Predicted 3D model of a 73-nucleotide RNA (transfer RNA) from Cetraspora pellucida.
The sequence is in RNAcentral, with records from Rfam.
The organism belongs to Cetraspora, within Eukaryota.
Formats: sequence, C1' cells, structure tokens
RNA sequence: GGGUCUGUAGCUUAGUCGGUAGAGCGUCUGUUUUGCACACAGGAGGUCAUCGGUUCAAUUCCGAUCAGAUCCA
Repeated sequence: GGGUCUGUAGCUUAGUCGGUAGAGCGUCUGUUUUGCACACAGGAGGUCAUCGGUUCAAUUCCGAUCAGAUCCA
C1' cells in the first nucleotide's frame, strides 16, 4: 500500500432481506433477613463508531472517514 470482516446499554451480545432497539450479567430502589447472600418486584442507563446520500421512514441500503482484527505484498 491492497483485500476481507467487525463497531448496538458499564460488559457479553440479539435484532440486517427498511417501519421508531431487546436479552443476560452488572448497577440503583423496594420486599424478604438480626445482617449479608439468594429469591421476587420495579427503575435508570443506548443521538445503534462518525459524517453525508437514497427514502414518507435507515441499526438495516449506498459512499467517505475513524478504530480494531485478519490475509497478501
């Protein structure tokens, strides 16, 4: 320098043939306990890497950029 893949909650990730994003763990509150843990109930937390394009509508399609992984030279 070129090819391929990946980027979604604090962490691990689901969701891709466009229709307004969920789970597990974690965290907070409450119940329970002498207390802790477990269990149960509830809550908060995401500008879906960034910027632009197409579209009535984009996590999803297209382009560029950034970061990472890998292969070739």